A computed fold for a 72-nucleotide RNA from Decapterus macrosoma, annotated as transfer RNA.
This record gives sequence, structure tokens and C1' cells, in this order.
RNA sequence: GUAGAUGUAGUUUAACCUCAAAAUGCUAGAUUGUGAUUCUAGAGACUGGAGGUUAAACUCCUCCCAUCCACC
Repeated sequence: GUAGAUGUAGUUUAACCUCAAAAUGCUAGAUUGUGAUUCUAGAGACUGGAGGUUAAACUCCUCCCAUCCACC
């Protein structure tokens, strides 16, 4: 330089136009002599950035950024 893949909560993953979901972690409470385990509740995401299409975009299109892989 060419071609391709991935980017969503602190972490690991769902959702392929129509209310952003779960596990784990975190906080509080219950349980326990204390802790762990278990149970209940709560907080936590401008879905990598910008623009476009659409009544409506994590989702479709374009550009950019980051990471990974292949070729040269």
C1' cells in the first nucleotide's frame, strides 16, 4: 500500500429498523456470631466519532479513528 473483521454498562456478551436485554462486578438491605454463599432492591450505556437515508437507525449507506488478521 491492497482486502477483510470487530467496536454496545467497570468486564463478558445479546438485540440486523419500531420501549437498548442479560450475566458478572458495584451500592444498599435481609440472612449469618463475623465473612463467604444465598435472596431482594437500586444505580450504571449519547451503542468508537461525524454525516446521510427513514415517520423512526446499535441495525442501512459514506467518511474518519482504534484494535486484530491476511496478502504485498